[in-house]
Context: one part of a larger RNA
Molecule: large-subunit ribosomal RNA, domain IV
Organism: Termitinemataceae bacterium
RNA sequence: UUCACGUUAAGGAACUCGGCAAAAUGCACACGUAACUUCGGAAGAAGUGUGGCCUUUGUUGGGGCAACUUAAUGAAGGUAGCAUAAAGCAGUCCCAGGCGACUGUUUACCAAAAACACAGGCCUCUGCAAAUCAGCAAUGAGACGUAUAGGGGCUGACACCUGCCCGGUGCUGGAAGGUUAAGGGGAGAGGUUAGCGUAAGCGAAGCUUUGAACCGAAGCCCCAGUAAACGGCGGCCGUAACUAUAACGGUCCUAAGGUAGCGAAAUUCCUUGUCGGGUAAGUUCCGACCCGCACGAAAGGUGUAACGAUCUGGGAGCUGUCUCAACGUGAAACUCG
Numbered sequence: 001u002u003c004a005c006g007u008u009a010a011g012g013a014a015c016u017c018g019g020c021a022a023a024a025u026g027c028a029c030a031c032g033u034a035a036c037u038u039c040g041g042a043a044g045a046a047g048u049g050u051g052g053c054c055u056u057u058g059u060u061g062g063g064g065c066a067a068c069u070u071a072a073u074g075a076a077g078g079u080a081g082c083a084u085a086a087a088g089c090a091g092u093c094c095c096a097g098g099c100g101a102c103u104g105u106u107u108a109c110c111a112a113a114a115a116c117a118c119a120g121g122c123c124u125c126u127g128c129a130a131a132u133c134a135g136c137a138a139u140g141a142g143a144c145g146u147a148u149a150g151g152g153g154c155u156g157a158c159a160c161c162u163g164c165c166c167g168g169u170g171c172u173g174g175a176a177g178g179u180u181a182a183g184g185g186g187a188g189a190g191g192u193u194a195g196c197g198u199a200a201g202c203g204a205a206g207c208u209u210u211g212a213a214c215c216g217a218a219g220c221c222c223c224a225g226u227a228a229a230c231g232g233c234g235g236c237c238g239u240a241a242c243u244a245u246a247a248c249g250g251u252c253c254u255a256a257g258g259u260a261g262c263g264a265a266a267u268u269c270c271u272u273g274u275c276g277g278g279u280a281a282g283u284u285c286c287g288a289c290c291c292g293c294a295c296g297a298a299a300g301g302u303g304u305a306a307c308g309a310u311c312u313g314g315g316a317g318c319u320g321u322c323u324c325a326a327c328g329u330g331a332a333a334c335u336c337g
Stems, first nucleotide, its partner, number of pairs: 001332008010323002014321001019318001027051005036041001038157001052079012080084001092316007099308002104116002120155007132141003158303004163233003168230002170226005177221003183215002188210005195202002234252005261295001262292001273289005
């Protein structure tokens, strides 16, 4: 010096990103126990007291004929110590907020969480040889189930709610018209040549190459519906008898212009916004304001008791975290063997 421990005057978080680590609490009994609440909880809330041993004595239960004995539980008195749950084992607590309702699950070996799941909600597919999935197929799962069932998607207890837009994309339905494949159809055209013609050339049938009109489904166009489908949810100008602001008006655009609720937020750039609280002093925190760069309603909105090895701020207790370090124990390091 390093590692593992122990003790420490006075102070007590001044340490630090942060009370990280350590200290503290700890058992039983009795008393006592707030807000809030889904009335179950919160709760071991918080907080306070008692605890050894000896003597006397009561009550209850078991055993015994009884004397008595045994177990539990009271009362009174005494007594030693600094200390009696005397060692060891053995909750720290409170206030406020964010997120997630909860118990669960997860990155085997850097992440346990606010992520996943969840009960509950909604949409959608599926009538059974079901939909869906695996397989080339046979076949199998679904299911020895049958719409109170099974599959898929989103949301995520509960409470109060879930606004407007169907123009685009998707899906569902529709079938009048337009477009449209193979196929059907075969007008017509080319090649070939029996024949005709002096020749140029014409040219039947057959074969062959090609081929217009017309008839052809779904789809697409088209017409509707549908947003707890994918998604979207404006701009400019003016106006009130101080000023400011604009309930009001005008205008342009749109499918429709963001409703309720919340809001500097896990979202706010400017920003340490402004005001209030807490501190002597607070970029964090809590309560407000609303000018929301760029919240917003099942990629749910806003609340919420309980819960959490969650995250954030504050407080009590407690302490070598610190002021500021000291001493001790054990093990290493070092030397010798």